[in-house]
RNA sequence: CCACUGGGGGAGCCUUUUUGGCUGAGACAAGAAUACUUGGACCCUUUGAACCUGAUCUAGUUCAUACUAGCGUAGGAAAGUGGAGU
Numbered sequence: 001c002c003a004c005u006g007g008g009g010g011a012g013c014c015u016u017u018u019u020g021g022c023u024g025a026g027a028c029a030a031g032a033a034u035a036c037u038u039g040g041a042c043c044c045u046u047u048g049a050a051c052c053u054g055a056u057c058u059a060g061u062u063c064a065u066a067c068u069a070g071c072g073u074a075g076g077a078a079a080g081u082g083g084a085g086u
C1' cells in the first nucleotide's frame, strides 16, 4: 500500500414547498403520523478530527447551512487476518 472478514458512523442548509438550489465522500430507497426501523451507497476502523460530547460554543464570513481559524498535546470513539513492496 492492497484485499478479505468483522465492526463503527452521519445524512444538513436555503427556498417560491417543488420535476428547485447549495455544501459534502455521502443529504438515497422502502415502511411508519413524527421519533424511528430496515436496506443500499459512501466514509472511517487505534498511525483512529470518520463520528459523538463540550456546543443552541468563540471570531471572521454566509439569507442560512457550508467555509476559515479557535476550542483541541479537551473528553470519547470501531480490529483481526492474508498478500505485495521497501
Stems, first nucleotide, its partner, number of pairs: 001083005006045004012022003028039004051076003057070004

The RNA shown here (TPP riboswitch aptamer (THI element)) has 86 nucleotides and comes from uncultured Niallia sp. Taxonomically the source falls in Niallia (Bacteria, Bacillati, Bacilli, Caryophanales). It matches the Rfam family "TPP riboswitch aptamer (THI element)". On this family, see Thore et al., J Am Chem Soc 2008: "Structural basis of thiamine pyrophosphate analogues binding to the eukaryotic riboswitch". The RNAcentral record of the sequence draws on MGnify.